A computed fold for a 94-nucleotide RNA from a Desulfuromonadales bacterium, annotated as c-di-GMP-I riboswitch aptamer. It matches the Rfam family "c-di-GMP-I riboswitch aptamer". From the family's description: GEMM was predicted in a large-scale screen for bacterial structured RNA regulatory elements.
[in-house]
Order: sequence, then structure tokens, then C1' cells
RNA sequence: CGCCGAUAAUGGCAAACUCGGGGUAACUCGGGGACGCAAAGCCACGGGUCCACUGAACUCAUUUAGAGGGAGGGUGGAUAGCCGGGUUGCCGAA
Repeated sequence: CGCCGAUAAUGGCAAACUCGGGGUAACUCGGGGACGCAAAGCCACGGGUCCACUGAACUCAUUUAGAGGGAGGGUGGAUAGCCGGGUUGCCGAA
């Protein structure tokens, strides 16, 4: 230095829930709180999942207007604590 991850050591992060804020929403930010995490640091590159808009068939109505519906695809967004990948990093037993 690399691989690796211990009943080691210093620490770190922070699920659910809750209070306040942002967002149409998914979700997110801050406070409290700890389920857990050796990258549960960072990055939407690949996959998955979630949200919004668009929207076929079909159904109801048809005086006027429409209403419901939601396949496939498209567009935009979210999730890194879903998986893979990239990248940076503390410590040092076997």
C1' cells in the first nucleotide's frame, strides 16, 4: 500500500414514529428519536420500485357540454437505508 472486517479503539450516520417547513405527489429539509449501518459518505451511469402529466380500448350520457376509465408508449421528477456500478474515506486484529 492492497485485500479483508474483530466482543479492538476513536468516533460517525440515523429507520419507524413525532413536531415544524417545502412540494400536486413520490419525496425532501430542520428539531426530537434510535431500527439498524464498515461506507446507511458522495454520484441517478445500468436495473428495479414509486410519483405527476399525456393517453388507446371500453362504460355512462348525449339538448348543450361532457364524465368515468386507464393499456402501451412518451416526457418530467423521486429513491443512494432496493440492487449493481463509479468515486473518496477512519482504524488495523486474524